[in-house]
RNA sequence: UAUUAUUGUUUCUAGGAUUCCGCGAUUAAACAAUCGGACUGGUCCGAGAGAAACACCACAGAUAUCGUGUUCACGGAGGGACAAACGCCCGGGAGGU
Numbered sequence: 001u002a003u004u005a006u007u008g009u010u011u012c013u014a015g016g017a018u019u020c021c022g023c024g025a026u027u028a029a030a031c032a033a034u035c036g037g038a039c040u041g042g043u044c045c046g047a048g049a050g051a052a053a054c055a056c057c058a059c060a061g062a063u064a065u066c067g068u069g070u071u072c073a074c075g076g077a078g079g080g081a082c083a084a085a086c087g088c089c090c091g092g093g094a095g096g097u
Base pairs, nucleotide, nucleotide: 007055008054009053010052011051012050015045016044020042021041022039023036024035025034026033027032057069058068059067072092074095078090079089080088
């Protein structure tokens, strides 16, 4: 310097917030209203560097539509979307080794 899929989907998890539900507080009472996520939660969002499965791909065999493999991975600041935030997206980016 060149080359390789540093591939995709789904379901989850760590984590995240507060639209909706629930919960709590206040309003004399309330099925109503307002406020609260330094409210455990349900819904919701959710990982390139977390998990699993499937597909894709590669290799060898040869027709059983089967077997094996699919590694590694430090990382800001800033900006963006949804109600909002995040290990989400920009981004396996800048930078570093």
The prediction has a mean pLDDT of 78. The RNA shown here (Guanidine-I riboswitch aptamer) has 97 nucleotides and comes from Firmicutes bacterium UBA1874. Lineage of the source: Bacteria > Bacillati > Bacillota.